Model confidence (mean pLDDT): 88 of 100. This is a predicted structure of a 79-nucleotide RNA (c-di-GMP-I riboswitch aptamer) from a soil metagenome. Its Rfam family is "c-di-GMP-I riboswitch aptamer". Its family is annotated with cyclic-di-GMP binding in the Gene Ontology.
């Protein structure tokens, strides 16, 4: 670099949950791991505990692998 091929952003619709978010159907922003795994760190959300007269603040057990890093697994072949 080429060949087969694959995942799917946002934006609809329907579910489900307090929420963030997450299934499904559609529909493509991109994507050599945008396959998988929350182990670290960043980040969202606060049902529910706590402080407060109240507005609020504050804390994951709840999430985000398409937020970096790690761990793993891997299709094609130039080299």
């Nucleotide at each position: 670099a080429a060949a087969a091929g694959g995942c799917a952003a946002a934006c609809c619709c329907g579910g489900c949950g307090a929420a963030a978010a997450c299934c499904g159907g559609g529909g493509a922003c991109g994507c050599a791991a945008a396959g998988c795994c929350u182990u670290g760190g960043a980040c969202c959300u606060a049902a529910u505990g706590u402080c407060g007269a109240a507005a609020g603040a504050u804390a994951a057990u709840g999430g985000u692998u398409g937020c970096c890093a790690g761990g793993u697994u891997u299709c094609c072949g130039a080299a």